[in-house]
């Protein structure tokens, strides 16, 4: 740049109060053991492998090797937008759904 982000998959040691990326706010998980570090184990299929089509993709199947994950949708909301309802109200606020940016995580 580009692609994905509601699926999946956890014991055990050390180690001790924090953590959920960042500000907020909400919620939530933590002394019946947070974060970090190490083992082992799985889980996935980005990149790989094979195999067929057959042009540079599309399908299947794999798992040996980089990477990644293993509480909650990226835990949830802020920012815009239309549209539906809802309530105050009189033509706009608010609250909900939905959908889309920003951010941000991995992988190439």
């Nucleotide at each position: 740049u580009u692609a994905u982000c509601a699926a999946g998959a956890a014991a055990g040691g050390c180690a001790g109060a924090g953590g959920g990326a960042u500000u907020a706010g909400a919620c939530c998980c933590a002394u019946u053991g947070a974060a970090g570090c190490c083992u082992u184990a799985g889980c996935a299929a980005c990149c790989c492998u094979u195999u067929a089509a057959c042009u540079u993709u599309u399908a299947a199947a794999g798992a040996a090797g980089g990477u990644g994950c293993u509480a909650a949708a990226u835990u949830c909301u802020a920012c815009c937008u239309u549209a539906g309802c809802u309530a105050u109200u009189u033509u706009a606020u608010a609250g909900u759904u939905a959908g889309g940016a920003u951010a941000g995580a991995u992988a190439a």

Source information
Predicted 3D model of a 108-nucleotide RNA (SAM riboswitch aptamer (S box leader)) from Flavicella sediminum. The prediction has a mean pLDDT of 76. It matches the Rfam family "SAM riboswitch aptamer (S box leader)". Rfam describes the family as follows. The SAM riboswitch is found upstream of a number of genes which code for proteins involved in methionine or cysteine biosynthesis in Gram-positive bacteria. The sequence is in RNAcentral, with records from MGnify.